[in-house]
Context: one part of a larger RNA
RNA sequence: GAUGAACGCUGGCGGCGUGGAUGAGGCAUGCAAGUCAAACGGGCUUACAAUUUGUAGCAAUACUCAUUGUAAAUCAGUGGCAGACGAGGUAGUAACGCGUGGGAACCUACUCCUAAGACGGGGAUAAUUCGCCGAAAGGCGGACCAAUACCCGAUAGUAUCUUCGGAUUAAACGGAGCAAUCCGCUUAGGAAAGGACCUGCGUAGUAUCAGCUUGUUGGUAGGGUAACGGCCUACCAAGGCUAUGACGCUUAGGGGACCUGAGAGGGUGACCCCCACCGAUGGAACUGAGACACGGUCCAUACACCUACGGGUGGCAGUAGCCGAGAAUAUUCGACAAUGGAGGAAACUCUGAUCGAGCGACGCCGCGUGAUGGAUGAAGACCCUACGGGUCGUAAACAUCUUUUAUGAAGGAGAAAGCUUCGGCUGAUAGUACUUCAUGAAUAAGGGGUUGCUAAACUCGUGCCAGCAGCAGCGGUAAUACGAGUGCCCCAAGCGUUAUCC
Numbered sequence: 001g002a003u004g005a006a007c008g009c010u011g012g013c014g015g016c017g018u019g020g021a022u023g024a025g026g027c028a029u030g031c032a033a034g035u036c037a038a039a040c041g042g043g044c045u046u047a048c049a050a051u052u053u054g055u056a057g058c059a060a061u062a063c064u065c066a067u068u069g070u071a072a073a074u075c076a077g078u079g080g081c082a083g084a085c086g087a088g089g090u091a092g093u094a095a096c097g098c099g100u101g102g103g104a105a106c107c108u109a110c111u112c113c114u115a116a117g118a119c120g121g122g123g124a125u126a127a128u129u130c131g132c133c134g135a136a137a138g139g140c141g142g143a144c145c146a147a148u149a150c151c152c153g154a155u156a157g158u159a160u161c162u163u164c165g166g167a168u169u170a171a172a173c174g175g176a177g178c179a180a181u182c183c184g185c186u187u188a189g190g191a192a193a194g195g196a197c198c199u200g201c202g203u204a205g206u207a208u209c210a211g212c213u214u215g216u217u218g219g220u221a222g223g224g225u226a227a228c229g230g231c232c233u234a235c236c237a238a239g240g241c242u243a244u245g246a247c248g249c250u251u252a253g254g255g256g257a258c259c260u261g262a263g264a265g266g267g268u269g270a271c272c273c274c275c276a277c278c279g280a281u282g283g284a285a286c287u288g289a290g291a292c293a294c295g296g297u298c299c300a301u302a303c304a305c306c307u308a309c310g311g312g313u314g315g316c317a318g319u320a321g322c323c324g325a326g327a328a329u330a331u332u333c334g335a336c337a338a339u340g341g342a343g344g345a346a347a348c349u350c351u352g353a354u355c356g357a358g359c360g361a362c363g364c365c366g367c368g369u370g371a372u373g374g375a376u377g378a379a380g381a382c383c384c385u386a387c388g389g390g391u392c393g394u395a396a397a398c399a400u401c402u403u404u405u406a407u408g409a410a411g412g413a414g415a416a417a418g419c420u421u422c423g424g425c426u427g428a429u430a431g432u433a434c435u436u437c438a439u440g441a442a443u444a445a446g447g448g449g450u451u452g453c454u455a456a457a458c459u460c461g462u463g464c465c466a467g468c469a470g471c472a473g474c475g476g477u478a479a480u481a482c483g484a485g486u487g488c489c490c491c492a493a494g495c496g497u498u499a500u501c502c
Base pairs, nucleotide, nucleotide: 001501002500003499005498006497007496008495009494012367013366014365015364016363017362018360019359025323026322027321029320030319031318034081035080036079039078040077042075043074045072046071047070048069049068050067051066054063055062056061088278089277090276097203098202099201100200101199102198103197106195107194108193111191112190113189114188115187116186117185119153120152121151122150128143129142130141131140132139133138159168160167161166174183175182176181204250205249206248211241212240213239216238217237218236219235220234221233222232223231253275254274255273256272257268258267259266260265280301281300282299283298284297303314304313305312306311331357333356334355335354339353340351341350342349343348370401371400372399373398380392381391382390383389406439407438408437409436410435411434415429418425419424446491447490448489449488450487451472452471453470457486458485459484460483461482467474468473
């Protein structure tokens, strides 16, 4: 000098930051990933229209039952896209994990560009309804119906394979609209951006770890993959690594950066950004452009919960919050107004991302706790003394002034771009910042030190006691070193102590 700090004493305000470093220990509760009715058929509600049943009435008509259609709203389901992003953590990993520079055998949903196409058919199924089983979670069977769900056939250029003859592979004329048109579907090529792979170099300690290795090292053939490859398999050869430290063990996420230092270095890897890995523990695949998937599935294990004992359910290293352990780390807050993301044609919906507020002097920065005058130098306290005095001290009182801040009142933002029925509507923060006025010095100072290092000393108490202390050391009757008082010194809403690094 520095810190994600803690502890002691003290504490007025604001801005900007920052805050679970320990048990990757366990978690009550709420919320954190949905959206689309302009893909689809239904349920329910309301309104209107047509037809219809019944009641009252002579009739007009009123009420009412049912069906159909249209419109609006809504609900679960089928279907699509998104749940692989965003958010969190650092357990593992000494490794092509990361950083940096190269390489060749690859993939890509959404987006953009170019070209071509979209023909003819079909059978199911959820919802619904009926029946049944179960305490529940949930499940079984019958019937019915839809699609941008699924299947078959046709067509096939630059797509794939090829013996170069040929063979193989698509689609939703779907949705909105009066229409124009728009949004979609299929195939091929390209772009952008992203991802997978290989590799040179760099990347902690330890030799009280010296030998390690059998898919091991290489080849041939095949399988597998988006793709190269012992990635896997069969066969063949016997190789490969190592004191330039293999193998083992310990520790550890890496980088941009941060701290310190004149630099070279040394130390660190909080916040923020990039990459990697992880999601109770271990394993596995499915779906998909993308996962071997934090808030998906299956299995096993431990733990916890429900149970009618047959069986089920769960995963905060999301955001708040609770318990535990700890020296120690915050609200079960507001809003989608902005930025961004998902879905949607859009309106819009969702968004604990984010934007804000709250708490903590945890840090940095800024401001204030008044200013000017005021001596016969009051009172009081402490000290000295030659008894005259000195110091606190212009300090106070008192007078004049100011109003930052505070309190009250009034006004009151920018951040807004958009959306729209063209009338208009939209700010959580926030009645905040800010502005003006009023009131009144009014609301606001402590901590540590005072032997030397080291700025600042006297008196009293104590008597190797009580105690101090970073080092030297101090205290055994005159202690500037202990305790107190007064003065003084340093810093100041902080000051000291402890811990750690340079």